RNA sequence: GGCCGGAUGGCGCAAUGGUAGCGCGCAGCCCUCCUAAGGUUGAGGUUGACGGUUCGAGUCCGUCUUCGGUCG
Numbered sequence: 001g002g003c004c005g006g007a008u009g010g011c012g013c014a015a016u017g018g019u020a021g022c023g024c025g026c027a028g029c030c031c032u033c034c035u036a037a038g039g040u041u042g043a044g045g046u047u048g049a050c051g052g053u054u055c056g057a058g059u060c061c062g063u064c065u066u067c068g069g070u071c072g
Stems, first nucleotide, its partner, number of pairs: 001071007010024004018055001026042005048064005
């Protein structure tokens, strides 16, 4: 340098172009003599950046950044 894949809450991952969810973690409450376990409620996301397409983009298109793989 060419090609392929990834980037989404603190972490690990989902999401057919139509309300961004799940698990763990975190906080409150219930339960318990206490803790753990269990139950329940909640907070937490400019979906890597900038443009484009579209009534509507995490998703499609372009460029870039970054990580990994592969070829030379």
Molecule: transfer RNA
Organism: Choiromyces venosus 120613-1